c-di-GMP-I riboswitch aptamer from a Gemmatimonadota bacterium, 84 nucleotides, folded computationally.
The source organism's lineage runs through Bacteria, Pseudomonadati and Gemmatimonadota.
The sequence was found by an Rfam model in a public genome assembly.
Of the family's consensus pairs, 95% are formed in the model.
Its Rfam family is "c-di-GMP-I riboswitch aptamer". Rfam links the family to the GO term cyclic-di-GMP binding.
[in-house]
RNA sequence: CUCUGUCAAGGGCAAACCGCCGGCGACGGCGGGGCGCAAAGCCCAGGGGUCUCGAGCAGUGGUCGAGAUAGCCCGGCUGCCAGA
Numbered sequence: 001c002u003c004u005g006u007c008a009a010g011g012g013c014a015a016a017c018c019g020c021c022g023g024c025g026a027c028g029g030c031g032g033g034g035c036g037c038a039a040a041g042c043c044c045a046g047g048g049g050u051c052u053c054g055a056g057c058a059g060u061g062g063u064c065g066a067g068a069u070a071g072c073c074c075g076g077c078u079g080c081c082a083g084a
Base pairs, nucleotide, nucleotide: 002084003083004082005081012037013036017032018031019030020029021028022027035071041077042076043075046074047073048072049069050068051067052066053065054064055063057061
């Protein structure tokens, strides 16, 4: 440096749900909680998907705009331990 995550050690993160707060909303922050995670660390100003709000079209779908999601997928950057 590359690959792998079967074992060990020290640990890390935190789904649903509950409480408080913020947001029209998707959802976010903090605390509890722990389903899971070897990148569940960062990037949504890289691409796609899904979702929300608004506008107008047209008849319940696509278009445009603004957002949400990195724990939806691909991609980019960085990184702990162990093994090869």